Source information:
This is a predicted structure of a 1451-nucleotide RNA (small-subunit ribosomal RNA) from an uncultured prokaryote. The sequence is in RNAcentral, with records from ENA.

């Protein structure tokens, strides 16, 4: 410090996720030791049991026990002090509660100091005794008694009050001494009470709150100020700088994180506060409204004799419960501290220790050295090896920790040690007792095998898994951390993702539709002053602990101790005066006023005008009009449309008209008049900062819509009809009502857009245009200036696009707004509205994206240019018939398998009767039909003949022929065969989506790329685009490109002309012979054959073009513009085809999925399709005549001639290893005949007789003869081929092959028609444009409906919490009143009384409770609304391309 994730790729925006640190944690697996810490975060839920606050006999009486008679000890009481500390918890509290800094009107037991005093009397009450009540708790009556208990009197320095005269007002003793006490007062210390400034969570979908409320006067009350309380008076007080209400919360030092600023948090330790079962209350006291005190009410629990009582662990342990989860009913007062006491001492669950728990932090160990045959085993393997791995074993050594034995502290400054026989030290034994967890696709360090097969599962995000998973599970190996390791949860960080430091708003989320303006914020220039902000110095405070730095102590560390710094803050004081602020004065550059001009659809009111539309009236006139893609609805013979004249009405204002003008925006368009706002220019004088912005507020605000009343020509939602369509609640057409118009009043929204808030200053230009001014003259131009409105463009800026003096540049001021997508601008609540609705505005849930700009493709029922038998123009077909053949389907024991749009379907198959053959049935074989290795045996193996069983394979038996090679002579080697055992063979079994190779296709289309350079943040672009041209990215020119490669072309083959060479088997012009046949001699001229050459290059001429490339025409030439044909197939696409050609990974079978054999099947047949053949006839059939080819093939072959047969064919053989012989006859052609018919067309089908091949033609071959003579009379929608020696037509040959082509591959013969042209269909190329597509339009994608699940709104109501108001009740208690009942202290009097007090009663206040009416929050709720998610559901096709009606916004 960053990384992953949106895309085909890119940049940006933006969210989600990860790596880090931390924790009072929990869970899973695992677990050796020690030190230091920590340990109910949940139910402030309920609690059994024990302990946690007592002590004092030196205050007092009584009593008991013991006694050495000195005394010692105990008990319950009276009394004193303490129990208000210490300990716990965080419910409440948003508050002077806390933090910080100040303040004045107070109290303070114990403590230290000072000062003064401590004199004198009295009456009681407990205990105790007696009598009672009660189950108990407890309690009533009577009697006795002490005190440091209580009460008088005296004194009173001081103290308090005061009318200044005075008045009030204290004490306690104990003791042998010493001493300890007591009372008053003063100041102190400590602790506490009170007040104030500042700071202290969220919500405005909480905007108004308040009546003791705010203040005053007086009184009361308190320790003390104060509405704290009361009476009276006034009507105030708080609040947008957020009152009130509501939700949440103890606050702080600190803690965690972070570079910091911040954010989160408030366990342990420390300070403060609050609470003690819930609510209320006071008493005592220095202090409480009191955790282990009291009273009352309530809930709960317990005891009870039912009458009544008792209790409060949020003290320490512990129990139940809750929960993911948090310990022992331990020891000791030895230390520290606290209470009491003179003290000894007692008490102390404060505390110090121990126990439990890996809860955390820190430290240590589980051994060290050596050791290669790189052992065994495991795993992998290309079978060679690699790895685990110096790891182990072996050998040598050590003993930390743990263990055993011994010794044994400090903590204690004299005694006292729970911890503890602990820490430490010494000795001993022995490698001995001690390693796991997570991970290994990327982020992120670490890889293989097996299993599994979208299953099981994983997952933090992206995502893995559908038969080769480094992602699941196991294993081996590896990586990380280590007594721990992972997971989960939470916080901060990364996140500049709330941006103070440190973000944004044209298009990504984001500028209010626009003005005016309040509060607020900000504000020109000069001088003086002030000192609030600001800056500097001093002093106070900022508790300790923590953090940081430096030291020190435990062996180190964690931990602890000491010192320093720091605590960024607050308040105070002194000083400075630049800046901001305040005050004062003056200034004119901002702003405004005045005067003079001109421009304008600026606004309002009233009037006027013409064109057009429609309607009405009248005329002319006749059959149509209208409308559309085409139609129809509609109008019209009752006279339409058309046309002429006239009338009426309403609405809108053509031309001018213009990125022209005006206005703040919405918006404003005929003309005239009136009223009226603003801006601009020019000029002078004046005011003197009067300014800018603007939360709330207020006004204006298109269209639609609403209300009332008018108006209504045209247009036109709704609606109706006609079309279109699968449907058509639409688009199109015919009608048509609200509405559109006017007046008044609402509504208040728009894609209200420049998607760009307002204001100010600064920062290059060029060029239009509108309004005004100035200058110059040449008088219609140039220059200049102010204001507006456009275009282009530089710097700059931007993610890019773009913006660019009218900024989206550089700065300042103010306002508004944004923080992932969806849910949703929705729900609820509030406000507004007549309504429609507007405005403000969430959450649950859900996704990992949603987006912006640009790039490359692809696509478009976008555009431009251009090709192709693509269309068109033609010729001939297919689709109809019969048959052949292939396929689908069906059938079957099997009908083997593959190929499936073009690019499968006469395809693999260049030829299934057996074989082939892979399929089916049956019968057999199991190291196998075939390969290699081993052992044993044999020397042959093999061939021929014939026999038996069998369907055959096979099995059995017989005869004949033959009888291995080398040699070192060894059964030595080689070879062969048989038998045997296992390694293995074998598989046309699966996967073409694991592959190689080969092939198809786009497409013989003209494209596809690279290097360097340049441009761009980048993907990429440029080059390759542009202007021409070409069959062509062919060439030329231009150009930030320059070159190059694969393609194109050429080089290759062939055909066409020619030369030369050669001349047999070919040829025959000339010569000769001839049996008249190039037959022979001869010849190589010609034809031909096949070698080598030539020839064509836009080379020449003219035109055109740009002086180019080229194009057009011409000449010559056998051939002319690539001369015809072939071979040749760029980068790539289709997971195209093929595991059944071959090869091959993996998987599967192994007496079978291998091998052999017989028979069957691949040849089936209601049907459908493809490709063909033959036809339907006269351009023909039949018959006759008989001429002219070329390619090829031939020794198990081609087979002449001759003979036989009607024929297929047969018999017999000549020749030929083939330019020699042969297949070999070419056929269309020509002539004759038939004469339009199911025929002399057509030949299917069938019968029968034959021929040939073959082991064998039944299933299932081909052919021949005779007989039979089906459909078919030119083929619907649709569709195919072909541009010249082509189509069409005619025959011939070959491969395969025993036999079997209508198929396939070739060959030649005859030999056309047409192309205007590129609008349209299909395919393709280039450029451009749009895109929400990129699996790329066979794309993407929307809504209803149906089903399942989830959360949520409404909902008659219902349940509960909380709160308010009014009223009722009114416990305990304090206060007030009364007090004829009662009472020891004092007074007076002799008992009657007084003072004082108590009970009782009354009143005020008041907790709980009750009644009524609200507010608010939450739970449930029949039914219901939309929303989200879900697999391949249904219906349509809305959007993305002109998305097929451009889309979108508001209504």
């Nucleotide at each position: 410090a960053g990384a992953g994730u949106u895309u085909g790729a890119u940049c940006c925006u933006g969210g989600c996720u990860c790596a880090g640190a931390a924790c009072g944690a929990a869970c899973g697996c695992u677990g050796g030791c020690g030190g230091c810490a920590g340990g109910c975060c949940u139910a402030a839920c309920a609690c059994a049991u024990g302990c946690a606050a007592g002590u004092c006999g030196a205050g007092c009486g009584c009593u008991c026990u013991c006694u050495u008679c000195g005394g010692a000890g105990g008990g319950a009481g009276c009394g004193g002090c303490g129990a208000a500390c210490g300990g716990g918890u965080g419910a409440g509290u948003a508050a002077c509660g806390c933090g910080u800094g100040g303040g004045a009107a107070c109290g303070u037991a114990c403590c230290g100091a000072u000062u003064g005093g401590u004199c004198u009397g009295g009456g009681a009450c407990a205990a105790c005794c007696c009598c009672g009540g009660g189950a108990a708790a407890c309690u009533g009556g009577g009697g006795c008694u002490a005190a440091u208990a209580c009460c008088g009197g005296a004194u009173g320095u001081g103290c308090u009050c005061u009318a200044c005269g005075g008045a009030g007002g204290a004490a306690a003793g104990a003791u042998u001494u010493a001493u300890c006490g007591c009372c008053g007062a003063u100041a102190g210390a400590u602790c506490g009470g009170c007040c104030c400034g500042c700071g202290u969570u969220g919500g405005a979908u909480u905007a108004g709150c308040u009546u003791g409320u705010u203040g005053g006067u007086g009184a009361g009350g308190u320790a003390a100020u104060g509405g704290c309380u009361c009476a009276c008076c006034a009507a105030g007080g708080c609040u947008a700088c957020g009152a009130u209400c509501u939700a949440u919360a103890g606050c702080u030092g600190g803690u965690c994180u972070g570079a910091g600023a911040g954010g989160a948090u408030g366990a342990u330790c420390a300070g403060c506060c609050a609470c003690a079962c819930u609510g209320g209350g006071a008493c005592u006291g220095a202090g409480a409204c009191a955790c282990g005190g009291c009273c009352c009410a309530g809930a709960c629990u317990c005891c009870u004799a039912c009458g009544g009582g008792a209790g409060g662990c949020a003290g320490c342990a512990g129990u139940g419960g809750g929960g993911a989860a948090u310990c022992u009913u331990g020891g000791a007062c030895a230390a520290u501290g606290g209470g009491g006491g003179c003290a000894a001492c007692c008490c102390u669950g404060a505390u110090c220790c121990a126990g439990c728990c890996a809860u955390g932090c820190c430290g240590c160990g589980u051994g060290a050295g050596u050791g290669a045959a790189g052992a065994a085993g495991g795993c992998c393997u290309u079978c060679g090896g690699g790895u685990u791995g110096u790891a182990a074993a072996c050998c040598u050594c050590u003993u930390u920790c743990a263990c055993c034995g011994g010794u044994g502290a400090a903590g204690a400054u004299a005694a006292u040690g729970a911890c503890g026989g602990u820490a430490g030290c010494c000795g001993g034994a022995g490698a001995a007792g001690a390693a796991g967890c997570c991970c290994c696709g990327g982020c992120u360090a670490a890889c293989u095998c097996c299993g599994u097969g979208c299953c099981a599962g994983c997952a933090g995000c992206c995502g893995c898994g559908g038969u080769a998973a480094u992602a699941c599970g196991g294993a081996g190996g590896g990586g990380g951390c280590u007594a721990g390791c992972g997971u989960u949860g939470u916080u901060c960080g990364g996140a500049a993702u709330u941006a103070c430091u440190g973000g944004g708003c044209g298009u990504a989320a984001a500028g209010c539709g626009c003005g005016c303006g309040u509060a607020g914020g900000c504000g020109g220039a000069u001088u003086g002053u002030u000192a609030a902000g600001u800056c500097g110095g001093g002093g106070g405070u900022g508790a300790a602990a923590u953090c940081c730095c430096g030291g020190g102590g435990c062996u180190c560390a964690a931990c602890c101790c000491c010192g320093g710094a720091a605590c960024u803050g607050c308040g105070u004081u002194c000083g400075a005066a630049a800046c901001u602020g305040g005050c004062a004065a003056g200034c004119u550059a901002g702003a405004g006023u005045u005067c003079g001009g001109g421009a304008g659809a600026g606004g309002g009111u009233g009037g006027u005008g013409g064109a057009a539309u429609u309607u009405c009236c009248a005329g002319u006139g006749u059959a149509g009009a209208g409308g559309u893609g085409a139609a129809a609805u509609u109008c019209g013979u009752a006279g339409a449309u058309a046309u002429u004249g006239g009338a009426a009405a309403g609405a809108a204002c053509a031309c001018c008209g213009g990125u022209g003008g005006c206005g703040a925006a919405g918006g404003c368009g005929a003309c005239c008049a009136c009223c009226u706002g603003g801006a601009c220019c020019g000029a002078u004088a004046c005011u003197g900062a009067c300014g800018c912005u603007g939360a709330g507020g207020u006004g204006c605000g298109a269209a639609a819509g609403c209300g009332u009343g008018g108006g209504g020509a045209g247009c036109a939602a709704a609606c109706a009809g006609g079309a279109u369509u699968a449907g058509a609640u639409a688009c199109c057409c015919u009608g048509g009502u609200a509405g559109u118009c006017c007046a008044c009043g609402c509504c208040g929204u728009a894609a209200a857009c420049g998607a760009u808030g307002a204001g100010a200053g600064c920062u290059a230009g060029a060029u239009g245009u509108c309004g005004g001014g100035c200058g110059g003259c040449a008088u219609g131009c140039c220059g200049u200036u102010c204001g507006g409105u456009g275009u282009c463009g530089g710097a700059g800026u931007u993610a890019a696009c773009g913006c660019a003096u009218u900024a989206a540049g550089c700065u300042c001021u103010c306002c508004g707004c944004c923080u992932g997508g969806g849910g949703a601008g929705u729900a609820c609540g509030g406000c507004c509205g007549c309504a429609a609705g507007g405005u403000u505005a969430a959450a649950a849930c859900u996704c990992a994206a949603a987006g912006g700009a640009a790039u490359u493709g692809a696509c478009g029922g976008g555009g431009g240019c251009c090709c192709g038998c693509a269309c068109a123009a033609g010729c001939g077909g297919u689709g109809g018939a019969g048959c052949a053949u292939g396929u689908g389907g069906u059938u079957u024991a099997a009908u083997u398998c593959g190929a499936u749009g073009c690019a499968a379907c006469g395809c693999g198959c260049a030829g299934a009767a057996c074989c082939u053959u892979a399929c089916c049935a049956g019968c057999c074989c199991u190291u196998g039909a075939c390969a290699u290795c081993c052992c044993u045996a044999u020397c042959g193996c093999g061939g021929g003949g014939a026999c038996c069983a069998g369907a055959g394979a096979u099995g059995g038996a017989c005869c004949c022929c033959u009888u291995c090679g080398g040699c070192u002579c060894g059964g030595c080697c080689g070879g062969a065969u048989a038998g045997g055992a296992g390694a293995c063979a074998g598989g046309u079994g699966c996967u073409g989506c694991a592959u190689g190779g080969c092939u198809g296709u786009c497409g013989u289309c003209a494209g596809c790329u690279c290097g360097u350079g340049u441009c761009g943040u980048g993907a990429g672009a440029u080059g390759u685009u542009g202007g021409g041209u070409u069959a062509a990215g062919u060439c030329c020119c231009g150009c930030a490109a320059c070159g190059a490669g694969c393609g194109c072309a050429a080089c290759c083959c062939u055909c066409g002309c020619u030369u030369u060479c050669a001349g047999u088997u070919g040829c025959c012009a000339u010569c000769g012979g001839u049996u008249c046949g190039g037959c022979c001699g001869g010849g190589c001229a010609c034809u031909c054959u096949g070698g080598a050459g030539g020839a064509a290059c836009u080379g020449c001429c003219g035109g055109u073009g740009a002086c180019a490339a080229g194009c057009c025409g011409g000449a010559g030439g056998a051939a002319g513009g690539u001369g015809g044909g072939g071979a040749u197939g760029a980068c790539g696409u289709c997971a195209a085809g093929u595991c059944c050609u071959c090869a091959u990974g993996g998987c599967c079978c192994u007496u079978a999925u291998g091998g052999g054999c017989u028979g069957g099947g691949c040849u089936a047949c209601a049907c459908a399709c493809g490709u063909g053949c033959u036809a339907c006839a006269a351009u023909g059939g039949c018959a006759a005549u008989g001429a002219c080819a070329g390619u090829g093939g031939g020794a198990u072959g081609c087979g002449a001639a001759g003979g036989g047969g009607c024929g297929a064919c047969c018999c017999u053989u000549a020749g030929c290893u083939a330019a020699u012989c042969u297949c070999c006859a070419a056929a269309a052609a020509u002539u004759g005949u038939c004469u339009c018919a199911g025929u002399u067309c057509g030949g299917a089908u069938u019968g029968u007789u034959c021929u040939c091949u073959g082991c064998a033609a039944c299933u299932c071959g081909a052919g021949a003869g005779c007989a039979u003579g089906a459909a078919g009379u030119u083929g619907g929608a649709a569709u195919c081929g072909c541009u010249a020696g082509u189509a069409a037509u005619c025959g011939c040959g070959g491969a395969u092959c025993a036999g079997c082509a209508u198929g396939c591959c070739g060959c030649g013969g005859u030999g056309a028609a047409u192309a205007c042209g590129u609008u349209c269909c299909c395919g393709g190329g280039c450029c451009u444009u749009g895109u929400a597509c990129a699996c790329a339009c066979c794309g993407c994608c929307c809504g209803u409906c149906a089903c399942a699940c989830c959360a949520u709104g409404g909902g008659a109501g219902u349940u509960g919490g909380u709160u308010u108001u009014a009223c009722c009740c009114g416990a305990a208690g304090c206060c007030g009143g009364u007090g004829c009942g009662c009472g020891a202290a004092c007074c007076u009097u002799u008992u009657u009384g007084g003072a004082c007090g108590c009970a009782g009663c009354c009143g005020a206040c008041c907790a709980c409770g009750g009644u009524a009416a609200g507010g608010u929050c939450a739970g449930c709720g029949a039914c219901u609304g939309g929303g989200g998610u879900g697999a391949a559901g249904u219906c349509g096709u809305a959007a993305c391309a002109a998305g097929g009606u451009a889309g979108c916004c508001a209504a």